[in-house]
């Protein structure tokens, strides 16, 4: 000095003028409503509604069966499908990074085309002639050589495919093969480390077990529903009207329990569903002290956790948090220059609260700071 | 604001136990007719919203975005 890596933060500031919106005080007024002060007034993702909780109602939610989810292994947490911190795979020269990562030795589908063969292997093209038999030359007649078909024997080497039944090399062999060696993967035992994934070394065993579980399973753990339009309380209106299903007649049966069966509650002459009609578009609560923020100090590798000390921080409902100037910053353009800078114009994201937290994912112009952090290059 | 659902040829829908997409109208063009329509015969069109993963293979399976459609108060 380039190029990167990984954390953390910001996401225009200050002032004038005009406006909305909470809420306190205070004046005017009988009220209902207006004047004035003073005060708060978006986000790092407030989005997507993936995920997990609070809280809140349901006829307590108990047991098989099914159905959902999650899936290395140890912590964290109210909880998680999230974080941490490891393990083990992968990818990078390196700082890091990335991984839905239990079982394919419980069973079952399924693996198209191509190919001989796609899972109790098989032989299309090759390779071999050791063994059995034929033939045909040949020597020459016990038989040997040669060439060739058929039985046979291989799986090396070609080909197919995504995948071809451990790999490289050496030996052996008629040719060949874990056949038999070394090494390199593996399966199984035991030893020692480690809470644990594992990891490490020893011994065995020629090797037996393709792939896929985001296919059905299998294992292991967790889940009762609904959701602030939850729900409560007060007012209004109208027809607490009609039709139609379906259960039912005195103990059967109906209705909740997200499916089904027990079970349980709960209705017990009416229920529960659909469809038509009508009706109102009103307020308070819930709804802002809370797994809350900030500082410090303590334990942990850390996520995080406890103690002390400050602090109050939006709450509307067609729903406020703008709008314009003026100055400074940033960035880019053009011009001028005395090379310090001046003048002019322009740009400035994504998005916006709707119970309320904790995450995750997505989308964002333009920055700013940390790191005994990494590579390459130069110079001393 | 919650919950559900949907996207496949110009339209309206199949396909969804993975194996390389049909099916009706329409468009074209041809027969028939004196000419239109009806009938017939033949053709036409797709990167299955988008983007990534699993898998040898993906409209299908997963994940993340985008779009667009229903539902909901009270008489109940």
């Nucleotide at each position: 000095g380039g190029a990167g890596c990984g954390g953390a933060a910001c996401g225009g500031a200050c002032g004038g003028c005009c406006g909305c919106u909470g809420g306190c005080c205070u004046c005017c007024g009988a009220a209902a409503g207006g004047g004035g002060g003073c005060u708060g007034g978006a986000g790092g993702a407030a989005a997507g509604u993936c995920c997990g909780a609070a809280c809140u109602c349901c006829a307590c939610a108990g047991g098989g069966c099914g159905g959902c989810g999650u899936g290395c292994u140890g912590g964290g947490u109210a909880a998680c499908g999230c974080c941490c911190a490891g393990u083990c795979g992968g990818g990078g020269c390196g700082a890091c990074c990335c991984g839905a990562a239990g079982g394919a030795a419980a069973g079952u589908g399924c693996c198209a085309c191509a190919g001989a063969a796609a899972a109790c292997a098989a032989a299309c093209c090759g390779c071999c002639g050791a063994g059995g038999u034929c033939c045909g030359c040949g020597g020459c007649u016990g038989c040997c050589g040669c060439g060739g078909g058929c039985c046979g024997g291989c799986a090396a080497g070609g080909g197919u495919g995504a995948a071809a039944a451990g790999g490289u090399g050496c030996g052996g062999u008629a040719a060949g093969a874990g056949c038999g060696c070394a090494c390199c993967g593996g399966g199984c035992c035991g030893g020692c480390g480690g809470u644990g994934a594992c990891g490490u070394c020893g011994g065995u065993c020629g090797c037996a077990c393709g792939g896929u579980a985001a296919a059905c399973c299998c294992c292991a753990c967790g889940c009762g529903g609904a959701g602030c339009a939850a729900g409560a309380c007060c007012a209004a209106a109208u027809a607490g009207g009609g039709a139609g299903g379906u259960u039912g007649c005195c103990a059967a049966g109906g209705g909740c329990u997200g499916g089904c069966c027990c079970g349980g509650c709960c209705c017990g002459a009416g229920g529960c569903c659909u469809c038509c009609g009508g009706g109102u578009a009103g307020g308070u609560c819930g709804c802002a002290c809370g797994a809350g923020c900030c500082g410090g100090c303590g334990g942990g590798c850390g996520a995080u956790c406890g103690c002390c000390g400050g602090c109050c921080c939006a709450g509307a409902u067609g729903a406020a948090u703008g709008g314009u100037c003026g100055u400074c910053g940033u960035c880019c353009c053009g011009c001028c220059u005395c090379c310090g800078g001046g003048c002019g114009g322009g740009a400035a994201a994504c998005a916006g609260a709707a119970u309320u937290c904790g995450g995750c994912u997505u989308a964002c112009a333009g920055u700013u700071c940390c790191g005994u952090c990494u590579c390459c290059g130069a110079c001393a | 604001g919650u919950g559900g659902g949907u996207a496949u040829a110009g339209c309206u829908c199949a396909g969804c136990u993975g194996g390389u997409a049909g099916a009706g109208c329409g468009c074209u063009g041809g027969a028939u007719u004196g000419u239109g329509g009806u009938u017939c015969c033949a053709g036409u069109g797709g990167c299955c919203g988008a983007g990534g993963g699993u898998u040898c293979g993906a409209a299908u399976c997963c994940c993340u975005c985008u779009a667009c459609c229903c539902a909901c108060c009270c008489c109940a």
Notes:
Two RNAs folded together computationally: RNase P RNA and transfer RNA, 456 nucleotides in total. Model confidence (mean pLDDT): 79 of 100. Rfam match: Bacterial RNase P class A. From the family's description: Ribonuclease P (RNase P) is a ubiquitous endoribonuclease, found in archaea, bacteria and eukarya as well as chloroplasts and mitochondria. Rfam classes the family as a ribozyme.